[in-house]
RNA sequence: GCCACCUUUGCAUAGCCCGGUAGUGCGGCUGACUUGUAAUCAGCAGGUCGAGGAUUCGAAUUCCCCAGGUGGCU
Numbered sequence: 001g002c003c004a005c006c007u008u009u010g011c012a013u014a015g016c017c018c019g020g021u022a023g024u025g026c027g028g029c030u031g032a033c034u035u036g037u038a039a040u041c042a043g044c045a046g047g048u049c050g051a052g053g054a055u056u057c058g059a060a061u062u063c064c065c066c067a068g069g070u071g072g073c074u
Base pairs, nucleotide, nucleotide: 001073002072003071004070005069006068007067010026011025012024013023020057028044029043030042031041032040050066052064053063054062
């Protein structure tokens, strides 16, 4: 220098192909249960999807560009 892939809540990830209110597990908080803790059960909060722009009635999803990361080639 070139190519491919990845970036979503504190962590791990689904959703992207095929555009239509952003989900799950762990963790956190509250309550129940317990003599108390753990476990279990119920509920709650936490993200606007790496930055910016474009297309569209509507973008995590399509397009452009930038940044970071991983791998490969030279």
Transfer RNA from a Candidatus Methanomethylophilaceae archaeon, 74 nucleotides, folded computationally. Its mean pLDDT, the model's own confidence on a scale to 100, is 83. Rfam family: tRNA. Its family is annotated with triplet codon-amino acid adaptor activity in the Gene Ontology. Lineage of the source: Archaea > Thermoplasmatota > Thermoplasmata > Methanomassiliicoccales > Methanomethylophilaceae.